[in-house]
Formats: sequence, structure tokens, C1' cells
RNA sequence: UGAUUCCCCGCGGGAGAGACCGGAUGCAUGUCGCCUCCGGCGCCGAAGGAGCAACCGCCCCGGAAACUCUCAGGCAGAAGGACCGCGGGGAAGAG
Repeated sequence: UGAUUCCCCGCGGGAGAGACCGGAUGCAUGUCGCCUCCGGCGCCGAAGGAGCAACCGCCCCGGAAACUCUCAGGCAGAAGGACCGCGGGGAAGAG
């Protein structure tokens, strides 16, 4: 000097599924309604978690998915959101 890998921060993009039913409090109110909580049924998977596995390794064993399960989370909007792109910082780093 340095391909590349990982972590953190910021910005942008970011799917799916009931604005479901009943009840309670509060708010508003002519009516329709709104937030929160409780119960019920139906659904979604891309926070997290768990399971199996192709595969990989130092092969006792371990690491492993966007697959699977839905414990958690979510099903108008908001928030969140795996992952992708760009920028900044840090660590490692073949050559």
C1' cells in the first nucleotide's frame, strides 16, 4: 500500500398476513369513530429463537439457510423489518 471479510453508525429501498368478532376504560361525539387492555377465532414470516439438512471443518464433535416450526413477533397507518445499495469509523488481512 492492499483485494477481501467482519462489527458499529447514518441515509435510501424493503415483503407477507383480519382497519376481524365480543367486552372494558378513556377520548371525541348528532351519527360514524379513535387509543389502550382482556378474551376468541383466522392468518403471515424477513427482528429474535428453535429444528432438520445440503455442505464445510481441526471430523470426539462442531459450524451451518432465504428450508421448516411459529415460542416470540407481526396482520390499516406509524414503529419494526431479514436482505440490498451508498457513505463514515474500527478490527483482521492474502498479495
This is a predicted structure of a 95-nucleotide RNA (Glycine riboswitch aptamer) from an Alphaproteobacteria bacterium. Rfam family: Glycine riboswitch aptamer. Its Rfam clan is "Glycine riboswitch clan". Model confidence (mean pLDDT): 77 of 100.